[in-house]
GlmS glucosamine-6-phosphate activated ribozyme aptamer from Macrococcus sp. DPC7161, 151 nucleotides, folded computationally. Of the family's consensus pairs, 87% are formed in the model. NCBI's taxonomy places the organism under Bacteria, Bacillota, Bacilli, Staphylococcaceae, Macrococcus. It matches the Rfam family "glmS glucosamine-6-phosphate activated ribozyme aptamer". About the family: This entry contains a glucosamine-6-phosphate activated ribozyme that is found in the mRNA for GlmS. GlmS is an enzyme that uses fructose-6-phosphate and glutamine to generate glucosamine-6-phosphate. The ribozyme catalyses self cleavage of the glmS mRNA that is thought to regulate GlmS activity. Rfam links the family to the GO terms regulation of gene expression and catalytic activity. Rfam classes the family as a riboswitch.
RNA sequence: UUUAAUAAAAUAGCGCCAGAACAGGAAACUGUUGACGAGGAAGAUGGUUAUCGAAACUUCGGCGGAUGCCAUCACGGAUGUAGCUGAUUCGUUAGUUAAUGAACAAAACUUAGGAGCGAUCCUUUGAACAAAAGCAUUAACGAAAGCACAA
Numbered sequence: 001u002u003u004a005a006u007a008a009a010a011u012a013g014c015g016c017c018a019g020a021a022c023a024g025g026a027a028a029c030u031g032u033u034g035a036c037g038a039g040g041a042a043g044a045u046g047g048u049u050a051u052c053g054a055a056a057c058u059u060c061g062g063c064g065g066a067u068g069c070c071a072u073c074a075c076g077g078a079u080g081u082a083g084c085u086g087a088u089u090c091g092u093u094a095g096u097u098a099a100u101g102a103a104c105a106a107a108a109c110u111u112a113g114g115a116g117c118g119a120u121c122c123u124u125u126g127a128a129c130a131a132a133a134g135c136a137u138u139a140a141c142g143a144a145a146g147c148a149c150a151a
Base pairs, nucleotide, nucleotide: 001009002008014064015063016062017061019060020033021032022031023030024029036053037052038051043073044072045071046070047069048068075091076090077089078088079087083147084146085145095141096140097139098138099137100136101135109126112123113122114121115120
């Protein structure tokens, strides 16, 4: 936002433009562009220039927002011979680190078409190409203390 409601779906590279670049116009002025995908949400408050890569490189510059990160609190899981408090660490697929492995993108390019005087925008064909996180396997490391129960 759609819905009467429930359910369900969508939702952050997202929105915007005072700079800039570009188009039209004699001018006034009117327009156009301004993040390509991957990934990301249990709650509250505060802080903060919020991850990853791309054949893009104005994707410049700025404002706003934001699922990131940090701190605190509460909730929840895991870890001990583990019931409670607590500790550690995470967030429901609910430890950290490392190595290895498998799978995964869009723009660009290209085909066709549409809108516009134009900058440019919309749709479409084909064949590609990432990284992080996650996943799988292996290894290393990590998990105070107190109470209860039992003997």